[in-house]
RNA sequence: AGGCCAGUAGCAUAAUUGGCAAUGCAGCGGACUCCAAAUCCGAAGAUUGCGGGUUCGAUUCCUGCCUGGCCUGCCA
Numbered sequence: 001a002g003g004c005c006a007g008u009a010g011c012a013u014a015a016u017u018g019g020c021a022a023u024g025c026a027g028c029g030g031a032c033u034c035c036a037a038a039u040c041c042g043a044a045g046a047u048u049g050c051g052g053g054u055u056c057g058a059u060u061c062c063u064g065c066c067u068g069g070c071c072u073g074c075c076a
Stems, first nucleotide, its partner, number of pairs: 001072007010025004019056001028042004049065005
């Protein structure tokens, strides 16, 4: 330098061929308990890496860039 893959809540991952972004853990509140842990219940938490485009509508499609990983190559 070129190619491929990934980026979604604090962490780990989903999202059915474009149609209200979900689950587990952690954290918060409650129940239980003498207290706590475990267990159960509840609520909250997201600019879907950053721009632009297509579309009535984009996590999803197109495009530029950023970050990380893998592969190939060039110079020294």
Annotation:
This is a predicted structure of a 76-nucleotide RNA (transfer RNA) from Desulfosudis oleivorans. The coordinates come from a structure-prediction model, not an experiment, and the mean pLDDT is 84. Its Rfam family is "tRNA". The family's RNA type in Rfam is transfer RNA. The sequence was found in a public genome assembly.